The RNA shown here (Bacterial large signal recognition particle RNA) has 266 nucleotides and comes from an Oscillospiraceae bacterium. A source record names the gene ffs.
RNA sequence: UCGUACUAACCGGGGAGGCAGCGGCGCCCUGUAUCCGCAACCCGCUACAGCGGAGGCUAAUUCCCCAAUUGAGGCGUUUUCUUUGUAUGGCAGGAGAUUGCAAGCAGUGUUGACAAUCGGGUCUUGCGCGACUUCCGCCCGCGAACCUUGUCAGGCGGGGAACCGAGCAGCAAUAAGCGGUAACGGUUGGGUGCCGCAAGGCUACCCGAUUCGAGCCGGCUACAAUCUGACCGCAUAUGAAAAAAUGUCGAUUUUGGGGUGUACGG
Repeated sequence: UCGUACUAACCGGGGAGGCAGCGGCGCCCUGUAUCCGCAACCCGCUACAGCGGAGGCUAAUUCCCCAAUUGAGGCGUUUUCUUUGUAUGGCAGGAGAUUGCAAGCAGUGUUGACAAUCGGGUCUUGCGCGACUUCCGCCCGCGAACCUUGUCAGGCGGGGAACCGAGCAGCAAUAAGCGGUAACGGUUGGGUGCCGCAAGGCUACCCGAUUCGAGCCGGCUACAAUCUGACCGCAUAUGAAAAAAUGUCGAUUUUGGGGUGUACGG
């Protein structure tokens, strides 16, 4: 150095979490990488740190180590021009209420504002009138087995007779009483009246007249004061998100260097 057979290695790796620690199952990243069984109330191990079983390939461009490069993704820390949740606090601003003012706007005013004077009304008392209402009268109707009236069939009594007398039912009328009542007469009442008269009141409001001659008003804004409240804004604390910086682990890509057997035979 070549051939044959075999063996170590390899047939994926990483992050967070968890663990005394390592690996796995589950999650995430990478991206293609033999199969089966086990396992988060866990499973298997102990620094050579998944275990058990089956299979493939092989001492190298494929296994191992070192250095550089690229770098998905995860994790930690810090910061804030930022955003946001929660809790607590506070009231200088925004917000709300009241008052003042009258600068601006609106409204109103020479078809006369404000003010002054006079009169009237709203208010109170009394009287009257009207309407309504209560009751009575008037009027109408009903209304008595006998103890109301009239008339009294039949029947009864008296008489020689003519005739006389009392009188039930019926009919008619009426008493007490009951009911009705438009109008009429009287009477009663008051949450009664666009009514009249008289007196009072006239603080206030409204209306009218006269005088005067330009303001009045405060609805909105502005300004000022006082108060309310905690929605926004504010302060503090503590979370979350985003961005940036930095640290750490790091799959993956590319490059360079080095290392690694056993047996037999030529």
The coordinates come from a structure-prediction model, not an experiment, and the mean pLDDT is 81. The source organism's lineage runs through Bacteria, Bacillati, Clostridia, Eubacteriales and Oscillospiraceae. Of the family's consensus pairs, 94% are formed in the model. Its Rfam family is "Bacterial large signal recognition particle RNA". By type it is a non-coding RNA gene.